[in-house]
Context: one part of a larger RNA
This record gives sequence, structure tokens and C1' cells, in this order.
RNA sequence: AUCUAGUUAAGGGAAUUCGGCAAAUUAGCCCCGUAGCUUCGGUUUAAGGGGUCCCUGCGCUUGUAUCUGUAUAGGUGCGACUGCAGGGUGCAAUUACUAAGAGGGUCCGACUGUUUAACAAAAACUUAACCAACUGCUACGCUGUGAAGCUUUGUAUAGUUGGUGACGUCUGCCCAGUGUCAGUACUUUAAAGCCUUUUUCAAGAGGCCCAAGAGCUGAUAAACGGCGGGGGUAACUAUAACUCUCUUAAGGUAGCGAAAUGCCUUGCCGUUUGAUUGACGGCUUGCAUGAAUGGCGUAACGAGACCCUCACUGUCCCUAACUAGAAUCC
Repeated sequence: AUCUAGUUAAGGGAAUUCGGCAAAUUAGCCCCGUAGCUUCGGUUUAAGGGGUCCCUGCGCUUGUAUCUGUAUAGGUGCGACUGCAGGGUGCAAUUACUAAGAGGGUCCGACUGUUUAACAAAAACUUAACCAACUGCUACGCUGUGAAGCUUUGUAUAGUUGGUGACGUCUGCCCAGUGUCAGUACUUUAAAGCCUUUUUCAAGAGGCCCAAGAGCUGAUAAACGGCGGGGGUAACUAUAACUCUCUUAAGGUAGCGAAAUGCCUUGCCGUUUGAUUGACGGCUUGCAUGAAUGGCGUAACGAGACCCUCACUGUCCCUAACUAGAAUCC
């Protein structure tokens, strides 16, 4: 010289870096004060500001003991909480320890909770709530070869299964395909059974009958799922309320939208910066958004993801010194 754990740094203050990672700042209690949003509960310790030690004096409220003939009062003693004023010491009074950095915008998930023991804590799972299906009780469903058991010593305001996931506002069109349910005069149709059959028997042949299923007819999308193309048209241009045509089961409605979804793409415009493939707002022709495979909002919450501001700092400019250890050397 190096590493590990620490301490301190003038001036600058995120220039570092994928990224303020790490460190620093803040911190307890009392008083004042507190925007916007909001489900009116919150957010809230918002933010921001002041105080905090010792002594003395004067008060408020009050416990207890005692005294006073007026007593629901007053005095005195010992306390408790608390207010005001004056003074004192130090650089500094939560002096150590302890002890939030703050604010704003967007996305996702409502929240508390749970999870990959030992690379993932999350936007994943769960959840209350909503919806659908099955089930009338010897229930449906599940376990067991079985007896039997659970559900349940419950009874549809119950139980089981599946989907969505607080709340607000909504949840459009399609049953052609696949599935499920219901119906079915008729068609198809196995074995068995019955009848006939070459004089009899056997094997065979023919016929009749006939279950489920299928065909056929309907229902059902908070079932699995799906939700078009081309041409023309307005008195500037552009665009197309309008119209023609092919075609489908139906042709994507409300909403949202370069999005956790947009290829082209660093789309275009604005704000933010000295400068921005970033962020936010808007537009929107959406390669390939879209409604419980839920759509769009949303206060509160989050060791979630991204961006910005203030404060703060050895992250950096740009390194240095010190403490303890490791290592090295003897």
C1' cells in the first nucleotide's frame, strides 16, 4: 500500500449512479398552526413554527391533617397537577441513550392479512362484497374395497363447487362452433330375449323388440368463447352525419387509450430541464384496448413500480487523516 468495521472532513451539494444504493438529515414530550382531497371516519405528528435545565416570587384547581362560635368559608402545615413573571449558568438544557427526513405527480392492488424454510414479499394468493351452478336431507359434494364416516347433531338466511374481487358507476351485441340443460311423434342402435327357417338337432341366416348415446327441436354467455371488408358522397380543402355492395352467429356499445397493452416509435402538441429515448397532461388513424377472462374512476393503505421538488450529506469533484481488527513482516 490492501481489506473489514467505524469516526471526521474546507468549498461545492447528486455533478455519482441503472437508480440518492450507502451515508447524512429528522427524531421524545408540550404549545401554536395545518392545504388539497375525502367514502366526512380520515389524510394528521400533514406542512410549518416556538418551548424544554436551575432558582425565586405570585396565582388557579385539588388531596389530607389541624385551627377558627358565622363553616358550601377562611387560616396554617405537608403534598399533587398547572399558569404567569423575574433572575442564573453553559457553545449547547429530550445536552448521553432513546428517537419520523418532508412534500408532490402517475401506475398497480381497495384495505389488515398470506407466500416461493435457504436467490423472488410482489402488481401474485387471500379477503369482505357481487354473480352463477348443484342440493328437499338416507341432500349435493368428499373419503373408504367395504361396513361406515365427514359435511352435520347443520336444513336453502343452509351446504358444496366455480368465477369476479372494498366502494362508486356500469356491465353492450352474438347460441353459428364447443359445452351444459331440457324435450323428442320419428330415424339410427349392442348384447340379451322372442318369432321364422333348409323333416329333427347343432352352427348359421332372416325378422321383431329395444337402453344410454347420436340424429332432430329448443334454451343458456357473471358457460368456453367471439365481436368484418370494399367503393362513393357536403358550395375551398379536409373529413364523412349519408349511401351502395360483399359477407357474418354477431360485426366492439359505454368507457379508456403510444397504456404494466402501440410494431412503426425517441408518434404529435404542451409542461418540467441549460439539455430529457424519462415523467406528467392532451390528441388518438387502438400492429394487437374494452366491459365479473370484468371496463372506467377512487379517499385510505403499501419494506410494491416510475418521475419530480425541498432539506441533507465523502455518492461524487478529490481525496485525506484517525480508531480497532484482518493480512503482511520479524
The prediction has a mean pLDDT of 85. A computed fold for a 330-nucleotide part of an RNA from a marine metagenome, annotated as large-subunit ribosomal RNA, domain IV. Rfam family: Bacterial large subunit ribosomal RNA.